A computed fold for a 359-nucleotide RNA from a Gammaproteobacteria bacterium, annotated as Bacterial RNase P class A. Rfam family: Bacterial RNase P class A. By type it is a ribozyme. The coordinates come from a structure-prediction model, not an experiment, and the mean pLDDT is 76. Lineage of the source: Bacteria > Pseudomonadati > Pseudomonadota > Gammaproteobacteria.

RNA sequence: AGAGUCGGCCGAGACAGUCGCUGUGCCCGUCAGGGCAGGGAGGAAAGUCCGGGCUCCACAGGGCAAGGCGCCAGGUAACGCCUGGGGGGCGCAAGCCCACGGAAAGUGCCACAGAAAAGAUACCGCCUAAGCACCGAUGGUGCCGGUAAGGGUGAAAUGGUGCGGUAAGAGCGCACCGCGCCGGUGGUAACACCGGUGGCAGGGUAAACCCCGCCUGGAGCAAGACCAAAUAGGGGAACGAGCUUCGGCGAUGCGUGGCCCGCGCAGUUCCCGGGUAGGUUGCUCGAGGUGCACGGUGACGUGCAUCCCAGAUGAAUGGCUGUCCACGACAGAACCCGGCUUAUUGGCCGGCUCUCCCC
Numbered sequence: 001a002g003a004g005u006c007g008g009c010c011g012a013g014a015c016a017g018u019c020g021c022u023g024u025g026c027c028c029g030u031c032a033g034g035g036c037a038g039g040g041a042g043g044a045a046a047g048u049c050c051g052g053g054c055u056c057c058a059c060a061g062g063g064c065a066a067g068g069c070g071c072c073a074g075g076u077a078a079c080g081c082c083u084g085g086g087g088g089g090c091g092c093a094a095g096c097c098c099a100c101g102g103a104a105a106g107u108g109c110c111a112c113a114g115a116a117a118a119g120a121u122a123c124c125g126c127c128u129a130a131g132c133a134c135c136g137a138u139g140g141u142g143c144c145g146g147u148a149a150g151g152g153u154g155a156a157a158u159g160g161u162g163c164g165g166u167a168a169g170a171g172c173g174c175a176c177c178g179c180g181c182c183g184g185u186g187g188u189a190a191c192a193c194c195g196g197u198g199g200c201a202g203g204g205u206a207a208a209c210c211c212c213g214c215c216u217g218g219a220g221c222a223a224g225a226c227c228a229a230a231u232a233g234g235g236g237a238a239c240g241a242g243c244u245u246c247g248g249c250g251a252u253g254c255g256u257g258g259c260c261c262g263c264g265c266a267g268u269u270c271c272c273g274g275g276u277a278g279g280u281u282g283c284u285c286g287a288g289g290u291g292c293a294c295g296g297u298g299a300c301g302u303g304c305a306u307c308c309c310a311g312a313u314g315a316a317u318g319g320c321u322g323u324c325c326a327c328g329a330c331a332g333a334a335c336c337c338g339g340c341u342u343a344u345u346g347g348c349c350g351g352c353u354c355u356c357c358c359c
Stems, first nucleotide, its partner, number of pairs: 001355010013324007021040002024037005042330001046341002049339005054220004066216005071085005086100001087098004101211002106209002108205003123151002125147003131143005159177006178200001179198008224281004234272006242249002252266005288307008325328001
């Protein structure tokens, strides 16, 4: 210098002027408002995918079902998150990726091709030692067979390579590798290494059913709590033509119409309680931010100091002018917090790796 890789921070407007909006504190007020001071979106406020706090309901305990998670250790309020480690894969490397328990519990599936896709098979091949038949007979052909080394198919073919062995072959024998079992050593553990032993049990697939282990009660701030009008409806008391055995019973009135039937309408006053509209609360001081010190490889923890940093509810957080710049991306709180994921014009800083050049 070039190429690459990992991480952190900021994130778009800044300053000045001016006009607003919404909370808080103080003051004034004729109670309508006004003045002053100070606060007013994000790194993701998003998706609502995990985990918790909080609230209400349910709940003796256990089991079934359903769902989720799945190497080990640690962190945390908790997690499916994070950190460190192990194993596997990719990369020259820095580094990146992995749902990473079990396939000798059982079941299912494995397209096409292929003989055969799971307790086997023989398409092209290889062989003719043994047995039988024939012939032109140290041989040849055929039958009966042997074999799975080689070829071919496939994503995958019943351990791999080599030597021996054999008629040809074959873990048939041996060496190494792989695998299973046993033991030892190191490590908290996952696991690694070493030794012995077994000729070898064993295809793949569990984000297929399933098995094993662990976890999970439900609903959510429109949760929940409080105050509480009008109208309608509910309950109670008094009044109520009259009757009365003095305990009580109790209905009629008005309108239409001449009257009856019929039809329609209707008691008065007070009290109680529930719900609705509306209002208040929950509501933002919190597993909080910043700085320093200490412990830890780290996630993180502990201590001290310091700060207060949106809280709206038809829902505020904005508009205009001037100057400057990087010419402005994704995007807007709604009970709160920890994560993950997704979106994002860009800017700044740092660690590390590889290649080339110069000294």